c-di-GMP-I riboswitch aptamer from uncultured Pararobbsia sp., 89 nucleotides, folded computationally. Taxonomically the source falls in Pararobbsia (Bacteria, Pseudomonadota, Betaproteobacteria, Burkholderiaceae). The prediction has a mean pLDDT of 85. Of the family's consensus pairs, 95% are formed in the model.
[in-house]
RNA sequence: AGGCAAACCCACCGAAAGGUGGGGACGCAAAGCCUCCGGUCUACGGGCGCGGCGAAAGCCGGUGCGCCUAGGAUAGCGGGGCUGCCGAA
Numbered sequence: 001a002g003g004c005a006a007a008c009c010c011a012c013c014g015a016a017a018g019g020u021g022g023g024g025a026c027g028c029a030a031a032g033c034c035u036c037c038g039g040u041c042u043a044c045g046g047g048c049g050c051g052g053c054g055a056a057a058g059c060c061g062g063u064g065c066g067c068c069u070a071g072g073a074u075a076g077c078g079g080g081g082c083u084g085c086c087g088a089a
Stems, first nucleotide, its partner, number of pairs: 003028002008023006026076001032082003036079003039074003045069006051060003
């Protein structure tokens, strides 16, 4: 000299977390790109439990709830990898 764009608003996608586009700027010297590692977020799906009968094994039914779990997400949570503007030097 410039760049990016938080929250929030609108539209769309998604089960959600969240993402995309437009508006908008909290901030960022890599807030450029990449999920390799850790953390964090979500739980469509999957698993377990909650009822009844039964000595037990097990069988039966509906419905929601609870817990666990990334194939999802976060690069503006860190680490790591790659690339990189300007100036001093």